[in-house]
Molecule: transfer RNA
Organism: Chryseobacterium culicis
């Protein structure tokens, strides 16, 4: 320095232009028990940043940022 992949809850993943962004696992509370686990129930949490198409974007483009990888 080219060129390629990515970036969603604390954590690890889903989500092929229309949804209240979904799930396990972590965290809170509540039941259960003498206590603690466990289980069973409720809660709360996210789309890296600016624009851009498009009625409508997590999704398509384009720029910048942060990881990884490949060639000089």
């Nucleotide at each position: 320095g080219g060129c390629c992949u990515u970036a969603u809850a604390g954590u690890u993943c889903a989500a092929u232009g229309g949804a209240u962004a979904g799930a396990a696992u972590a965290a809170a509370a509540g039941u259960u028990u003498c206590c603690u686990a466990a289980a069973c129930u409720u809660u709360a949490g996210a789309u890296u940043c600016a624009g851009g198409u498009u009625c409508g974007a997590u999704c398509c483009c384009u720029g910048a940022u942060g990881a990884g990888g490949c060639c000089a």